Notes: RNAcentral holds the sequence, with entries from ENA. Predicted 3D model of a 354-nucleotide RNA (Bacterial RNase P class A) from a Dehalococcoidales bacterium. Of the family's consensus pairs, 97% are formed in the model. The prediction has a mean pLDDT of 77. NCBI's taxonomy places the organism under Bacteria, Bacillati, Chloroflexota, Dehalococcoidia, Dehalococcoidales. It matches the Rfam family "Bacterial RNase P class A". Rfam classes the family as a ribozyme. Gene Ontology terms of the family: tRNA processing, ribonuclease P activity and dimeric ribonuclease P complex. About the family: Ribonuclease P (RNase P) is a ubiquitous endoribonuclease, found in archaea, bacteria and eukarya as well as chloroplasts and mitochondria. It is recorded under the gene name rnpB.

RNA sequence: CAAGUAAACCGGGUGACCGCUCGCUUCAGGCGGGAGGAAAGUCCGAGCUCCACCGGGCAGGAUGCUGGGUAACGCCCAGGAGGGGUAACCCUACGGAAAGUGCCACAGAAACAUACCGCCCUUCGCAAGAAGGGUAAGGGUGAAAUGGUGGGGUAAGAGCUCACCAGCGGCUGGGUGACCAGUCGGCUGGGUAAACCCCAUCCGGAGCAAGACCAAAUAGAGGGACAAAAGGACGCCCGGCCUCGUCCCCGGGUUGGUCGCUUGACCCUGGUGGUAACAUCAGGGCUAGAUAGAUGGUCACCGUCCUUCCCAUUGGGAAGGAUACAGAACUCGGCUUACAGGUUUACUUGACCU
Numbered sequence: 001c002a003a004g005u006a007a008a009c010c011g012g013g014u015g016a017c018c019g020c021u022c023g024c025u026u027c028a029g030g031c032g033g034g035a036g037g038a039a040a041g042u043c044c045g046a047g048c049u050c051c052a053c054c055g056g057g058c059a060g061g062a063u064g065c066u067g068g069g070u071a072a073c074g075c076c077c078a079g080g081a082g083g084g085g086u087a088a089c090c091c092u093a094c095g096g097a098a099a100g101u102g103c104c105a106c107a108g109a110a111a112c113a114u115a116c117c118g119c120c121c122u123u124c125g126c127a128a129g130a131a132g133g134g135u136a137a138g139g140g141u142g143a144a145a146u147g148g149u150g151g152g153g154u155a156a157g158a159g160c161u162c163a164c165c166a167g168c169g170g171c172u173g174g175g176u177g178a179c180c181a182g183u184c185g186g187c188u189g190g191g192u193a194a195a196c197c198c199c200a201u202c203c204g205g206a207g208c209a210a211g212a213c214c215a216a217a218u219a220g221a222g223g224g225a226c227a228a229a230a231g232g233a234c235g236c237c238c239g240g241c242c243u244c245g246u247c248c249c250c251g252g253g254u255u256g257g258u259c260g261c262u263u264g265a266c267c268c269u270g271g272u273g274g275u276a277a278c279a280u281c282a283g284g285g286c287u288a289g290a291u292a293g294a295u296g297g298u299c300a301c302c303g304u305c306c307u308u309c310c311c312a313u314u315g316g317g318a319a320g321g322a323u324a325c326a327g328a329a330c331u332c333g334g335c336u337u338a339c340a341g342g343u344u345u346a347c348u349u350g351a352c353c354u
Base pairs, nucleotide, nucleotide: 001350002349003348004347005346006345007344008343009342010341012302013301014300015299016298017297018296020034021033022032023031024030025029036325040336041335043334044333045332046331047330048207049206050205051204053240054239055238056237057236058235060203061202062201063200064199065079066078067077068076069075080094081092082091083090084089095198096197100196101195102192103191104190116139117138118135119134120133121132122131123130124129147165148164149163150162151161152160166188167187168185169184170183171182172181173180174179211259212258213257214256220250222249223248224247225246226245230243231242232241266285267284268283269282270281271280272279273278303323304322305321306320307319308318309317310316311315
C1' cells in the first nucleotide's frame, strides 16, 4: 500500500422567527423538560393487573451437545464435536435409527434381506452348452449396494488372515461435563426423527381498551335454558372447594374525569470478584408521558460525502448534487429486520521499502 476478519461507536451543528405538548410559577407573561439505535416487526421471555382457589389425568405446544450467567428466555458467555476458509475468523434444530411403524423417486437382480453379467467347482455332453452348488473380488444401476487401501490366502472368493486408516464396544488415564488420549477386541448388513414416534426439561388464560375509583345515566313486571340443575381457569375429563338463583339472547341508557403512567431487574463514573456473560460495593444523576394523540415548520450560515473544473501536487478553492432508516403510547430483557454517509481499535494474508 492492497485485500480481508472481528468489534465498538457517530448518525448532523449554530442562530433567528412562527408553532405543539408536559411541568413549575409571582398566571399578562416568564422559566424549564420534550424520540431511537432501532422508538419498527410484535417473534420469544418477564414484571404488573384481572379471572375466588387447590389437586390429578389425558391431549396439545415449546426447547434439545456440555458447563455457567440471568427475574426469566428459544437470549448471552465459555467450552466440546462436525463443517467452511491459506489465515484472522465464521457457520451448525448438534438427544435417540440394538422400542416400534413408515418412507427411500428414477435406474437397478436387489433399497432389506438380494445375485443380472461375471468368476470357480461338480455332473451330463464329442462340442456348443445345460443342470446343481459356491462366491460377492471384478462389471453394470444408483444420492446411497453390506467398512476402505494393499499384502497373504483360496477351486474362485470373503476380516478368512495381517499392516495402516475409518467406525463400534471393553478397559485405563485426564476433564465438573460435552469429550479427549492410550490400549485391547476382527466386533463391522444402509439412510431418513425440519417422518410418525421415544426420552428429558418447561408451559393456565386474557391483556393497560388489563384493572381501580369518582361523576353521569337508566325501560326491562322482554325472550330462552336449567333446579336430580347451572356457573366458577376461556382444550377435555375427574375429585375437592365456593356461589344460590345462574347463564345466554334481544332492547334501552351513560359514554366525562382521576389513578394505573413512568424511580426503574434505571443511567453515568470508579473499585472489587470472575477467562467471560455477569455479580457486588461506593459516589453522582432524574432522562417524554399524550388520549385524536406533542416532539414540528421556514430562512441563513457551517459541517460531512460524491462528481466536474481551476490553482497547484501533503493540500487549497469554485460550481452542482446527496445528507439515510424511521418515529414513543403500561414497562423492562432479548432476537430479527431496515439504515445515506462516516470514525476508531485489534488482528490476518499478500506485495514493496529499510